[in-house]
The RNA shown here (transfer RNA) has 73 nucleotides and comes from Geodia barretti. The source organism's lineage runs through Eukaryota, Opisthokonta, Metazoa, Tetractinellida and Geodia. Rfam family: tRNA. By type it is a transfer RNA.
RNA sequence: GCCCUAGUAGCUCAGGGGUUAGAGCACUGGUCUUGUAAACCAGGGGUCAGGAGUUCAAAUCUCCUCUGGGGCU
Numbered sequence: 001g002c003c004c005u006a007g008u009a010g011c012u013c014a015g016g017g018g019u020u021a022g023a024g025c026a027c028u029g030g031u032c033u034u035g036u037a038a039a040c041c042a043g044g045g046g047u048c049a050g051g052a053g054u055u056c057a058a059a060u061c062u063c064c065u066c067u068g069g070g071g072c073u
Stems, first nucleotide, its partner, number of pairs: 001072007010025004018056001027043005049065005
């Protein structure tokens, strides 16, 4: 230098053009308990890595950049 792959909640990840962006764990409040944990109920938390383009509509498709991983020379 080229190719492939990943980047979505604090963490691990799902979602691959359309109806409000989700799960588990974590966190907060509550119930329960002498108290803590567990269990159960409820809740907060996301400019979907950044920018541009295509489209009526983009987390999703295209291009560029950044970062991590792998491969070729």